[in-house]
Description: Transfer RNA from a bacterium, 84 nucleotides, folded computationally. It matches the Rfam family "tRNA". Rfam classes the family as a transfer RNA.
RNA sequence: GCCGCUGUGGUGAAACUGGUAUACACGCAGCACUCAAAAUGCUGUGGGAGCAAUCCCGUGUCGGUUCGAGUCCGACCAGCGGCA
Numbered sequence: 001g002c003c004g005c006u007g008u009g010g011u012g013a014a015a016c017u018g019g020u021a022u023a024c025a026c027g028c029a030g031c032a033c034u035c036a037a038a039a040u041g042c043u044g045u046g047g048g049a050g051c052a053a054u055c056c057c058g059u060g061u062c063g064g065u066u067c068g069a070g071u072c073c074g075a076c077c078a079g080c081g082g083c084a
Base pairs, nucleotide, nucleotide: 001083002082003081004080005079006078007077010026011025012024013022019067027045028044029043030042031041032040046057047056048055049054060076061075062074063073064072
């Protein structure tokens, strides 16, 4: 230099054919249980605005296509692999 694969919450990672982003598990926080803890159970857990109902933003970054993009296209960034 060329080619390929991968990039989504704090972590591992779902999301079917383009049609509600956060399923499931772990972690974390609160509560229950306990003399106390462990274990177990329940609730909550991306960001912002709002008293609340609710609304807006968010899939590596920036653009494009589309009524609609995590998903398709382009460039770039990062990691891994291959070729030279």

Source information
Its mean pLDDT, the model's own confidence on a scale to 100, is 82.